[in-house]
Molecule: transfer RNA
Organism: Bacteroidia bacterium
RNA sequence: GGGGCGGUAGCUCAGUUGGCUAGAGCAUCUGUCUUGCAAACAGAAGGUCAAGGGUUCAAUUCCCUUCCGCUCCA
Repeated sequence: GGGGCGGUAGCUCAGUUGGCUAGAGCAUCUGUCUUGCAAACAGAAGGUCAAGGGUUCAAUUCCCUUCCGCUCCA
């Protein structure tokens, strides 16, 4: 330098052939329960969907560029 895969909540990830309000588990917080803790149950909070631009009535999803990580080739 070129090819492939990936970047979504604090962590691990799902989601997509464009459209319902962006989700799960764990973690965190609150409540119930307990003498207390844990567990269980109920609820809450937490997101620039890596960044910028384009297409579209509408983009996490399609297109372009850039950045970062892994990997292959040279």